[in-house]
Molecule: small-subunit ribosomal RNA
Organism: metagenome
RNA sequence: AGGGUUUGAUCCUGGCUCAGAAUGAACGUUGGCGGCGUGGAUUAGGCAUGCAAGUCGAGCGGAAAGGCCCCUUCGGGGGUACUCGAGCGGCGAAAGGGAGAGUAAUGCGUAGAUCAUUUACCCUGCGGAUCGGGAUAGCCACGGGAAACUGUGGGUAAUACCGAAUAAUGUCUCCGGACCAAAUGGGACUUCCGCCGUGGGAUGAGUCUACGUCCUAUUAGCUUGUUGGUAAGGUAAUGGCUUACCAAGGCAUCGAUGGGUACCGGGUGUGAGAGCAUGGCCCGGCUCACUGGGACUGAGACACUGCCCAGACACCUACGGGUGGCUGCAGUCGAGAAUCUUCCUCAAUGGACGAAAGUCUGAAGGAGCGACGCCGCGUGUGGGACUGAAGGCCUUCGGGUUGUAAACCACUUUCAGUUGGGAGGAAAUCUAGGGGACAGCUCCUAGUUGACCCAUCUUCAGAAGAAGUACGGGCUAAGUUCGUGCCAGCAGCCGCGGUAAGACGAACCGUACAAACGUUAUUCGGAAUCACUGGGCUUAAAGGGUGCGUAGGCGGCUUGUCAAGUUGGGUGUGAAAUCCCCUGGCUCAACCAGGGAACGGCGCUCAAAACUGACAGGCUUGAGGGAGAUAGAGGUGAGCGGAACUGAUGGUGGAGCGGUGGAAUGCGUUGAUAUCAUCAGGAACACCAGUUGCGAAAGCGGCUCACUGGGUCUCUUCUGACGCUGAGGCACGAAAGCUAGGGGAGCGAACGGGAUUAGAUACCCCGGUAGUCCUAGCUGUAAACGAUGAGCACUUGGUUGAGGGUCCCUCCAUAGACUCUCGGCCGUAGCGAAAGUGUUAAGUGCUCCGCCUGGGGAGUAUGGUCGCAAGGCUGAAACUCAAAGGAAUUGACGGGGGCUCACACAAGCGGUGGAGGAUGUGGCUUAAUUCGAGGCUACGCGAAGAACCUUAUCCUGGAUUUGACAUGAUAGGAUGCUCUCCCUGAAAGGGGAGCAGGCUGCUUUCGGGUGAAACUAUCACAGGUGCUGCAUGGCUGUCGUCAGCUCGUGUCGUGAGAUGUCGGGUUAAGUCCCUUAACGAGCGAAACCCUUAUCGUUAGUUGCCAGCGAGUAAUGUCGGGGACUCUAGCGAGACUGCCGGUGUUAAACCGGAGGAAGGCGGGGAUGACGUCAAGUCCUCAUGGCCUUUAUGUCCAGGGCUGCACACGUCCUACAAUGGCACGCACAAAGAGCCGCGAACUCGCGAGAGUAAGCAAAUCUCAAAAAACGUGCCCCAGUUCGGAUUGCAGGCUGCAACUCGCCUGCAUGAAGUCGGAAUCGCUAGUAAUCGUAGGUCAGCAUACUACGGUGAAUGUGUUCCUGAGCCUUGUACACACCGCCCGUCAAGCCACGAAAGUGGGGGGGCCGCGAAGUCGCCAAGCUAACCUUCGGGAGGCAGGCGCCGAACGGAAACUCCGCGAUUGGGACUAAGUCGUAACAAGGUA
Repeated sequence: AGGGUUUGAUCCUGGCUCAGAAUGAACGUUGGCGGCGUGGAUUAGGCAUGCAAGUCGAGCGGAAAGGCCCCUUCGGGGGUACUCGAGCGGCGAAAGGGAGAGUAAUGCGUAGAUCAUUUACCCUGCGGAUCGGGAUAGCCACGGGAAACUGUGGGUAAUACCGAAUAAUGUCUCCGGACCAAAUGGGACUUCCGCCGUGGGAUGAGUCUACGUCCUAUUAGCUUGUUGGUAAGGUAAUGGCUUACCAAGGCAUCGAUGGGUACCGGGUGUGAGAGCAUGGCCCGGCUCACUGGGACUGAGACACUGCCCAGACACCUACGGGUGGCUGCAGUCGAGAAUCUUCCUCAAUGGACGAAAGUCUGAAGGAGCGACGCCGCGUGUGGGACUGAAGGCCUUCGGGUUGUAAACCACUUUCAGUUGGGAGGAAAUCUAGGGGACAGCUCCUAGUUGACCCAUCUUCAGAAGAAGUACGGGCUAAGUUCGUGCCAGCAGCCGCGGUAAGACGAACCGUACAAACGUUAUUCGGAAUCACUGGGCUUAAAGGGUGCGUAGGCGGCUUGUCAAGUUGGGUGUGAAAUCCCCUGGCUCAACCAGGGAACGGCGCUCAAAACUGACAGGCUUGAGGGAGAUAGAGGUGAGCGGAACUGAUGGUGGAGCGGUGGAAUGCGUUGAUAUCAUCAGGAACACCAGUUGCGAAAGCGGCUCACUGGGUCUCUUCUGACGCUGAGGCACGAAAGCUAGGGGAGCGAACGGGAUUAGAUACCCCGGUAGUCCUAGCUGUAAACGAUGAGCACUUGGUUGAGGGUCCCUCCAUAGACUCUCGGCCGUAGCGAAAGUGUUAAGUGCUCCGCCUGGGGAGUAUGGUCGCAAGGCUGAAACUCAAAGGAAUUGACGGGGGCUCACACAAGCGGUGGAGGAUGUGGCUUAAUUCGAGGCUACGCGAAGAACCUUAUCCUGGAUUUGACAUGAUAGGAUGCUCUCCCUGAAAGGGGAGCAGGCUGCUUUCGGGUGAAACUAUCACAGGUGCUGCAUGGCUGUCGUCAGCUCGUGUCGUGAGAUGUCGGGUUAAGUCCCUUAACGAGCGAAACCCUUAUCGUUAGUUGCCAGCGAGUAAUGUCGGGGACUCUAGCGAGACUGCCGGUGUUAAACCGGAGGAAGGCGGGGAUGACGUCAAGUCCUCAUGGCCUUUAUGUCCAGGGCUGCACACGUCCUACAAUGGCACGCACAAAGAGCCGCGAACUCGCGAGAGUAAGCAAAUCUCAAAAAACGUGCCCCAGUUCGGAUUGCAGGCUGCAACUCGCCUGCAUGAAGUCGGAAUCGCUAGUAAUCGUAGGUCAGCAUACUACGGUGAAUGUGUUCCUGAGCCUUGUACACACCGCCCGUCAAGCCACGAAAGUGGGGGGGCCGCGAAGUCGCCAAGCUAACCUUCGGGAGGCAGGCGCCGAACGGAAACUCCGCGAUUGGGACUAAGUCGUAACAAGGUA
């Protein structure tokens, strides 16, 4: 400090998510030791049991128990006070300890106030302590009761209680005065502890003030003791704290009141900080103690382990009545993901009491349990590879890795274990002795006191007892194999898994951390993602529809004063702990201690006066007023006008009109449309008219008048900051809509009809009601948009329009210059994600307001409010997704546009589709009909040729198993091969026999050796046309021989990218030229290559034969020849080279000349980047998987040829441009020895026989056919057509039945030019004619070549199809075969409404009214004082009154749950219906 995730890619906006730190944690796996911490966060739920507050005999009367002494009948009794139960009394019990329910202020924090207060014990000052009295517990006696407890009588003490005296330094005061106390107690006998009054201190507490202190306005008004005053009461004390009376106040948008939540702070976590979150342990404060109420005592309480009452709960009971309160320490139950021992000790520290010893102390100190946290240590160290061991894992089989790791050798012994010592936490008190100033106070010496921990040292033995967890696709360090096969599963986000998963599971290996490691939850961070520091609002979420204006906020120049803000100095406080720094103590650290700094704060005080503020005064530039002039669809009302339209009346006229893409509905002989005249009506105002004007916006358009608002310019005359903005508020506010009344020509929702359509509740047409218009009201919304709030100031320019003014030229006009205001365009800097904006800012600043914080749910629900309604304003959540979105880029696409091309169309010629047949495919059938190919780009395709073979997991059947084929190893031994034969069998195969012969490498000393080849057996392995073309290579098809596809450098852009490659011309072409931030280059195009067309040259055999010669019936047959043809080598030739025109002085195009050929001369080969997961695992190669007596191999037979049917490609035809017969002419290119096969003979023929020649410019196939000539046929199912069938033959072949070809004779089907639709072709082409070859034993209508004859049409680009370039739109990028919307149907989830129903909360009202304080009464009772002895004073019981908790009742508010049914919403691979949106999305 950032990263991942929206896209094909980019930049931005924006959310989600991760890495960090933390926790009183929990869960999973694992677990050696120690130190220091920490541990009921949930039910403030209920609690068994024990303990947690007592102490003092030196306050008192005393003696229950024990000790000691005495007596004893041995039962007991007496004494003593060593000691002490119970009681009276004192002090304490209000501390310590626990918890966080309540509380949003009676709280807390900070700073103050208290002249408005109190404070036991403690310290200190002053003063005092005299004289008396009456009771009562205990005790004794007698009772009641189950118990708890309690009654009556008698008698007793005090530091208990009371009276009197004394009285200021005290209190009150009218300033005269009045009033108030005590304990001669205790003790060891003169001192200590105590007592009373009062002052001061210290400490604690009370009260008050200011400021700060969560969310909610879907809570806006709250309040009657309420706010203030007077008087009284009350309190320690101020005060409505309480009461009476008087007044009507008080609080609140600076958020009262209500609701929700919550103890607060020091601090803690995080963070760079600002902040945000939090308040467990420790410290301070507050509050609570079963729930609610109340007082008593006391210095202090309205009291955790006190009292009274009520309630709930629990326990005891003799049923009459009682008892209890763990939110103390342990412990238990419950609930929960979850939180410990019913431990030891007062040794230390502290507290209560006591003179003290001491007692008490679940405070505390310790131990135990829990890896809950932090910190430390260990689980060994060194050597050890020229056995990198074994095992595991991987492997390209070579090896690699685990890995110096182990083994092995040497060493060490921390910690744990074991043995023996042992420091410290202990200082005091007290006891004994001694000294001093002598009881005490103090000093010294010795002794006494340890619950618990044991530091540390030491003995012994041995590497011995001690390593896991998570992760390994990216983020994020670390990968391989196997298993699985959208299954099982993973996942924080993106996302993995559908047969080669680095993402699932396992193994090995690795990475990280380590006695822990992960997960979950939560907080902060990252998140500048609520933005104070530090964000935004044209298009991403976001400017209010517009104005006026209240509060508020902000505000021009200048003078003076003040000192609130501000600034500086001083000072107080900011508890301690914590954090930080420096030291120190535990071996280190955690932890602890000391010192310092800090604690951003608040207060007091001194000073300053620039700025803000306040007050006082001044100014004119902001603002406003005045005068003069002026533009305008500014507003309101009234009046007027013409055109058009419709209707009515009348005339003319006579068949249609109207409407559309085309029609129809509709109107019309009752006279329409058309046309003329007249009349009526309503609405809107053509031209002018303009990115012109006016207005705050909405909006405003014929003309005139009246009333009226605002603006601008000029003058610089007046006022003197009067200003800007503006939460609430008020007003205005298009269209539609609503209410009432009018009006109604045209248009026109709804509705009716006609069309269109699969449908058409639409688009189109014919009608047509509300409405549109007016008046009066309501509504209050719009893409109310510049999607841009208002105001002020500043910041280069150009140009243009509207309204003014000034200057210049002598004047006028025009032009020009300057200036003020308003409206536009283009652009600099800047800004911006970019598009863009740019003095009319989206620039730079200031002020004020409004608004935003991921998408959906949703502007919905609910509540409130406004409205007559429709509806408006305000406005969520659950749930769900990882995106939604903006701008721009490249493509692709468009029923967008422009330009261009192509047998694309058009113009032509010939076909297909109809018939018969051939062939391929589908389908059907079958035991099997093997497989592949599937729009173009499968279908006479793989297959250049299935009778067997071919041929395949095709089928049936029979065999075989190291195999039909390859290599290697081991063993054998001469078994081997050839040959002959027999049995079985369909064959393959299996079984067997024979030896006369032949064959077998190398070596040899010929005896042999070896074991190469072969064979047998066994083992490795072979084999597979089995699967996956979506794992692949290679090859191929297609777009397409279309003109495209890219790169380097430079430049532009944040970037994807762009430029180049665009534009103007031109071309077949990104071909070339020009322009140009591009300049060049590459792959393609072209050229180079082959062939063909012309010529030259060279060479003439097997080719040729003009001239010469020879010969033949005839033929280049022969001698010769190279002239010609031809053959095949080498050359030439064509390049827009020349001329003219056009064109930009270009490229190029058009025409011409010459030429065999002219603008690429014709044809071929040649196929860019890429697309289609195109095709092929069955050519071949190959990963993986599968198979191994079978999916391999061999064999026989069958099938691939099967036939209701459909399609593709062809052949032959339908005839006379023909058919048949006869005659006759002219090619090219090929092939040939398992071959081509002449001639001859035979056969009607296919063919057969025999056989010459030829490995070919020599021989053969070989006849070319159409054409041409002659004859017949005479338009018909024919002398067309030839299918089909019968018979007879031929050929090939082991074999023509399934299932070949050919011949002859006979038979003679459909078919008379083919519907919708569709194919090819632009010249030696189409059409037509034949020839040859490959395959091949045989089989060709197919395929591949060859030549012969040889046209027509077009010179165009509107349309169909396809393609290229530019441009445009896009919500597409799997790219339109795209994307995507809504209803319905199904499942599931959360939410709303709902008759009602169940429960909670707070408040007010009514009733009843406990305890208790206060007040009144007190006839009953009554020790202290008074008394005249009668009584009184005083007190008490009891009664009454006010208040009053709980309880009961009625009504309302509010919150939560359930709820038949119902509503919409979200989500869910493959449901239904349509196609609304995205392109002009087919009606923008």